[in-house]
Context: one part of a larger RNA
RNA sequence: UGACGGGGGCCCGCACAAGCGGUGGAGUAUGUGGUUUAAUUCGAUGCAACGCGAAGAACCUUACCCAGACUUGACAUGUGGAGUAAAGCCGUGGAAACACGGCCCGCCCUAACAGGUAUCUUUACACAGGUGCUGCAUGGCUGUCGUCAGCUCGUGUCGUGAGAUGUUGGGUUAAGUCCCGCAACGAGCGCAACCCCUUUUCUUAGUUGCUACCAGGAAAGCUGAGCACUCUAAGGAGACUGCCGGUGAUAAACCGGAGGAAGGUGGGGAUGAGGUCAAGUCAGCAUGGCCCUUACGUCUGGGGCUACACACGUACUACAAUGCCAGGGACAAAGGGUCGCAAAACCGCGAGGUCAAGCCAAUCCCAAAAAACCUGGCUCAGUUCAGAUUGCAGGCUGCAACUCGCCUGCAUGAAGUCGGAAUCGCUAGUAAUCGCAGAUCAGCACGCUGCGGUGAAUACGUUCCCGGGCCUUGUACA
Numbered sequence: 001u002g003a004c005g006g007g008g009g010c011c012c013g014c015a016c017a018a019g020c021g022g023u024g025g026a027g028u029a030u031g032u033g034g035u036u037u038a039a040u041u042c043g044a045u046g047c048a049a050c051g052c053g054a055a056g057a058a059c060c061u062u063a064c065c066c067a068g069a070c071u072u073g074a075c076a077u078g079u080g081g082a083g084u085a086a087a088g089c090c091g092u093g094g095a096a097a098c099a100c101g102g103c104c105c106g107c108c109c110u111a112a113c114a115g116g117u118a119u120c121u122u123u124a125c126a127c128a129g130g131u132g133c134u135g136c137a138u139g140g141c142u143g144u145c146g147u148c149a150g151c152u153c154g155u156g157u158c159g160u161g162a163g164a165u166g167u168u169g170g171g172u173u174a175a176g177u178c179c180c181g182c183a184a185c186g187a188g189c190g191c192a193a194c195c196c197c198u199u200u201u202c203u204u205a206g207u208u209g210c211u212a213c214c215a216g217g218a219a220a221g222c223u224g225a226g227c228a229c230u231c232u233a234a235g236g237a238g239a240c241u242g243c244c245g246g247u248g249a250u251a252a253a254c255c256g257g258a259g260g261a262a263g264g265u266g267g268g269g270a271u272g273a274g275g276u277c278a279a280g281u282c283a284g285c286a287u288g289g290c291c292c293u294u295a296c297g298u299c300u301g302g303g304g305c306u307a308c309a310c311a312c313g314u315a316c317u318a319c320a321a322u323g324c325c326a327g328g329g330a331c332a333a334a335g336g337g338u339c340g341c342a343a344a345a346c347c348g349c350g351a352g353g354u355c356a357a358g359c360c361a362a363u364c365c366c367a368a369a370a371a372a373c374c375u376g377g378c379u380c381a382g383u384u385c386a387g388a389u390u391g392c393a394g395g396c397u398g399c400a401a402c403u404c405g406c407c408u409g410c411a412u413g414a415a416g417u418c419g420g421a422a423u424c425g426c427u428a429g430u431a432a433u434c435g436c437a438g439a440u441c442a443g444c445a446c447g448c449u450g451c452g453g454u455g456a457a458u459a460c461g462u463u464c465c466c467g468g469g470c471c472u473u474g475u476a477c478a
Base pairs, nucleotide, nucleotide: 001478002477003475004474005473007472008471009470010469011468012467013466015462016461019426020425021424022423023422026317027316028315029314030313031312032311033310034308035307042053043052064303065302066301067300068299069298070297073127077126078125079124080123081122082121083120088103089102090101091100092099093098108116109115129292130291132290133289134288138286139285140281141280142279143277145275150189151188152187153186154185155184156165157164158163169180170179171178195269196268197267198266200237201236202235203234204233205232206231209227210226211225214224215223216222240263243257244256245255246254247253319419323378324377325376326375327374328373335366336365337364340359341358345354346353347352385416390411391410392409393408394407395406396405432454433453434452435451436450437449438448
């Protein structure tokens, strides 16, 4: 100087407390461990691995296993020899890769049948190739403490020196934020601000958007008309403790108030200092070293990654009456669409099918929002709750749904009556609850990422648990 303490002081955080809803019990989905297996490819492992890499394993992917094949190779550059226009089609064998045979001689330059370049085939060599090992050789990127308020430097001063001071102290703040004091005076990286979305308003603009007045129309902004309003998207305005009162050291600031759409960082996002964990990644990529080179490389068919006495994590669906079922008629936002989205009509109980308008989209389509609301039934039951499992019949995608997809109809109707010890999230348009869209994608979503609808309870407080910041103290630790 640090680190540590079941030392002390001050302070903060859904850390506790006060509340609301869960997980842990059930069934299923999914990931992991274990076991099994020819293989169940590999990585991730307290917080910070476990719906993680994977924004999508039937083949492919695919790295694993079995079998069949190739050896200058599936891919790149170069050198030499030989052949030469190579393409393509058909047949036989084969599971395919591929092997063998046949047809075709049309295609580059040149006047040229000579010759030549490139390509292709073959051969020889340099080499290619490796998701083989090492993340404890590395780059790059990322997680974490933590969006915590810290981390440092120059000069000066003090100390023999390691170092200290500044950065400590008194206040204050979300903040090393600011003020005052002070052997310090300044400065840098962080904080804040500058950026984006959102909340109010003005100007400009008015189609594909909108419809107050006027007219038409059975009705629908449907048409004439209009650009007021909504909205769209460019540019401004607006919030700064600016104003008033109080407290305070006359400071910084805090408390209350006015005005205001908004008030003290308005709300959300992006933004992550110096470092820590030899944290993670050699399987995104790059890369040193080591290793393989008729194989640890490459191609193909099939299988596996989907196994299943079990254990754990994360979710979904429930156990019902604030509910379930049937019928009715409402209200979003944000997205996507030409290898696409597909209306209407018709067929089908339905998944879906047929035909097909429109739309490269503020125009057309996906598209039905759902919960909520109204009417009726059920009457507390393992039920008109719950839907696992299983049988049959179908639909869709795709060469192909057996291993191994999703969906529909009929039948079947398991566990489950609110969950032990323990444990998680959340402070407001939040929790809870309800649906919608997108990426990936032929198909496959209870996951993920976004979007809106309805919309709470509670916070006395900081004694305690956990994590963190500052000061101080002890130490046989570094």

Predicted 3D model of a 478-nucleotide part of an RNA (small-subunit ribosomal RNA, 3' major domain) from a sediment metagenome.